[in-house]
RNA sequence: GGACAUUUAGCUUAGUUGGUUAGAGCAAUCGCUUCACAUGCGAUAGAUCAUAGGUUCGAAUCCUAUAAUGUCCA
Numbered sequence: 001g002g003a004c005a006u007u008u009a010g011c012u013u014a015g016u017u018g019g020u021u022a023g024a025g026c027a028a029u030c031g032c033u034u035c036a037c038a039u040g041c042g043a044u045a046g047a048u049c050a051u052a053g054g055u056u057c058g059a060a061u062c063c064u065a066u067a068a069u070g071u072c073c074a
Stems, first nucleotide, its partner, number of pairs: 001073007010026004019057001028044005050066005
């Protein structure tokens, strides 16, 4: 320098061909249970889906550029 893949909550991730609140587990906070802790149960908060632009009535999903990470080639 070239090709490909990935980027969604603090962490790990689902999202099947664009369709009307973006879900889950762990972690966090609060409560119940206990003399207390752990376990268990319940609730709450946390994501403008890497960034920017475009297409569309409608975009996490399609297109373009950029960035980061990884693999391969030179």
Transfer RNA from a sheep gut metagenome, 74 nucleotides, folded computationally. Rfam family: tRNA. The RNAcentral record of the sequence draws on MGnify. The coordinates come from a structure-prediction model, not an experiment, and the mean pLDDT is 82.